This is a predicted structure of a 105-nucleotide RNA (SAM riboswitch aptamer (S box leader)) from Spirosoma endophyticum. The prediction has a mean pLDDT of 84. The model forms 94% of the base pairs in the Rfam consensus. The sequence was found by an Rfam model in a public genome assembly. The organism belongs to Spirosoma, within Bacteria.
Order: sequence, then structure tokens, then C1' cells
RNA sequence: GAUUUAUAAAGAAGCGGGGAGAGAUCAGGCUCUGUGAACCGCUGGCAACCUACCACACGGCAAGGUGCUAACUCCUGCCUAAAGCUAUUUUAGGGCCUAUAAAUC
Repeated sequence: GAUUUAUAAAGAAGCGGGGAGAGAUCAGGCUCUGUGAACCGCUGGCAACCUACCACACGGCAAGGUGCUAACUCCUGCCUAAAGCUAUUUUAGGGCCUAUAAAUC
């Protein structure tokens, strides 16, 4: 990197460095940001996919491997249905994309 499966309305921040951007990509929106963005380090925390352990039905635990720690994957984009009654509308379902884990290649 590719494929498959599962999950994505919950949850969880401080310090130091850094110094202007950030929220994956494109477009539109909206938001965060000198009361300090990205990024890096440290410490903590959340979660429970895999391993271990306990229980062996659900489950528990949080030691190890990952992951995560603004906003629903921040929202919309494509399809279907309903509501609305004409708005650049709302709601529901599906799809696409993306992210993460596990397995295989």
C1' cells in the first nucleotide's frame, strides 16, 4: 500500500518547546486559533480492537500492542423516502470518502 470484517451521536487535558495556521483531500459552509494553530516532547486521562489474566453465558480487568484525548467522521456533496409548502429547508435510511483496529496478501 491492497483486500475483508467491525466500529465511528458516548468518553478523555495539563505542562514545556514551537510561532501561524488548523479542522484528511476538493468545493461550499461553519468553527478553533497570539487568552498561542500545526508540529515535537513529557506527564496524565479515555476507550476496550488484539494479547495476557479472572470468570468461562453475558462479562470483568487495564498489565502489554495499537488507537484516541474541540465541535456526530464538525456539517453538506450521491441515491431513496417522508415532512414542509417553495427555502441555499428539515428529518430518516442507504451509499461514497475518511479514520482506527484485527486478519490476510